[in-house]
Transfer RNA from a Promethearchaeia archaeon, 71 nucleotides, folded computationally. RNAcentral records the identical sequence in 3 taxa.
RNA sequence: GCGUGGUUGGUCUAGUGGUAGGAUCUCGGCCUUCCAAGCCGGUGACCCGGGUUCGAUCCCCGGACCACGCA
Numbered sequence: 001g002c003g004u005g006g007u008u009g010g011u012c013u014a015g016u017g018g019u020a021g022g023a024u025c026u027c028g029g030c031c032u033u034c035c036a037a038g039c040c041g042g043u044g045a046c047c048c049g050g051g052u053u054c055g056a057u058c059c060c061c062g063g064a065c066c067a068c069g070c071a
């Protein structure tokens, strides 16, 4: 340099053209003599830019980063 795959809350991960879900972390409450465990609830995310579309996290183009392969 070329090609392929990936990028989603602090972390791990699901998902699909129609307001993005779970686990964990964290915060509050319940319980407990206290802690832990358990139960309930809250907060918090689609890498960036452009295009297509009534509507894009999803499709297309370019870029950034990561991994693998080729040279």
Stems, first nucleotide, its partner, number of pairs: 001070007010024004018054001026042005047063005
Its Rfam family is "tRNA". The family's RNA type in Rfam is transfer RNA.